[in-house]
């Protein structure tokens, strides 16, 4: 230098052009003599910038970071 892949709550993950899933962690309540475990509820996320579209995490372009291969 060229090609390919990945980027989503604190962490780990799923998804599809139409309300973003689940687990764990966190907070509150409940349960218990207390703790732990259990139960209920809550907050919390689509890497950045453009484009297409009635509507974009999703499709297209560029950038950034990381991984793999070629040279």
């Nucleotide at each position: 230098g060229c090609g390919g892949g990945u980027a989503u709550a604190g962490u780990a993950u799923a998804a599809c052009g139409g309300u973003a899933u689940u687990a764990u962690g966190c907070c509150a309540c409940u349960c218990u003599u207390c703790c732990a475990a259990g139960g209920u509820g809550g907050a919390a996320a689509c890497g950045c910038g453009g484009g297409u579209u009635c509507g974009a995490c999703u499709c297209c372009c560029g950038c950034u970071a990381c991984c793999c291969g070629c040279u």